[in-house]
Context: one part of a larger RNA
RNA sequence: CGUCUGGAGACUUGAGGAAAGCUGUCCUUAGUACGAGAGGACCAGGAUGGACGGACCUCUGGUGUACCUGUUGUCACGCCAGUGGCACAGCAGGGUAGCUAUGUCCGGAAGGGAUAACCGCUGAAAGCAUCUAAGUGGGAAGCCCAUUCCAAGAUAAGGUCUCCCGUUUCCUGUCUUUGGACGGGAAACUAAGUUUCCUUCGAGAUUAGAAGGUUGAUAGGCGACAGGUGUACGCACAGUAAUGUGUUUAGCCGAGUCGUACUAAUAUAACGAGAGG
Numbered sequence: 001c002g003u004c005u006g007g008a009g010a011c012u013u014g015a016g017g018a019a020a021g022c023u024g025u026c027c028u029u030a031g032u033a034c035g036a037g038a039g040g041a042c043c044a045g046g047a048u049g050g051a052c053g054g055a056c057c058u059c060u061g062g063u064g065u066a067c068c069u070g071u072u073g074u075c076a077c078g079c080c081a082g083u084g085g086c087a088c089a090g091c092a093g094g095g096u097a098g099c100u101a102u103g104u105c106c107g108g109a110a111g112g113g114a115u116a117a118c119c120g121c122u123g124a125a126a127g128c129a130u131c132u133a134a135g136u137g138g139g140a141a142g143c144c145c146a147u148u149c150c151a152a153g154a155u156a157a158g159g160u161c162u163c164c165c166g167u168u169u170c171c172u173g174u175c176u177u178u179g180g181a182c183g184g185g186a187a188a189c190u191a192a193g194u195u196u197c198c199u200u201c202g203a204g205a206u207u208a209g210a211a212g213g214u215u216g217a218u219a220g221g222c223g224a225c226a227g228g229u230g231u232a233c234g235c236a237c238a239g240u241a242a243u244g245u246g247u248u249u250a251g252c253c254g255a256g257u258c259g260u261a262c263u264a265a266u267a268u269a270a271c272g273a274g275a276g277g
Base pairs, nucleotide, nucleotide: 001153006164007163008162009161010160011159012158016150017149018148019147022050023049024048025047026046027045028044034039052107053106054105055104056103060101061100062099063098067094068093069092070091071090072087073086074085075084076083077082111145112144113143118138119137120136121135165276166189167188168187169186170185171184172183173182174181175180193271194270195269197213198212199211200210201209218264219263220262221260222259223258224257225256227253228252229251234247235246236245237244238243
């Protein structure tokens, strides 16, 4: 921009397209059928794997650049104590959320239709025979459905539901009983609604999408809890001291859950129309 006839918000149909499509072993049937024996099934039912794919983070792990702790050297805060800076995040031990695989769950199934090779039924040409010439049945991991995803730019542009269509000014046509009636065009304001703007993230390069904007839990803060680290500072006591014990399963804490308007989403602004050739 279009969607042949207005604008808007939701929900959809599915033409068409894409994806997937794999397979082993074991058990039962059954040491049965078969076979002299050796050996050893079809059919049918069940269990468990491999590779591949999708989703997820409860578990097992990884990461987690400043969440906790320990610690070395040095500098600073006047000193002690307590802290902070730098040294790859100084090094080391752990680790929430998120992300993640080596972790967890799931998938290929079942079924229908038409067929291939092939196997048939009936059956002539050709008194027989013949699956074929007329007619008709079975038959594959393959084909068409079925499963999952995208999908009306499917220009044949689909469908359903709901909402809105009011006002002002100017120019102008036809008719006229000069009151007006019915139209056409232009500009502007608004309607349903949308956007800008702002708080953000289950989204994200930008866009887009999604959740919200005081009639509010959207983010921050705060509170409680979960979870991490591992028992803070200070003081008291014991010890010459290093240190230990008690107060204290403390203190501190990024992303998590629930709550709470304290802070910020304020105030504004823009677009958007003639009942539809």
Overview:
Large-subunit ribosomal RNA, domain VI from a Candidatus Stahliibacteriota bacterium, 277 nucleotides, folded computationally. The organism belongs to Candidatus Stahliibacteriota, within Bacteria. Its Rfam family is "Bacterial large subunit ribosomal RNA". Rfam links the family to the GO terms structural constituent of ribosome and ribosome. It was read from a public genome assembly.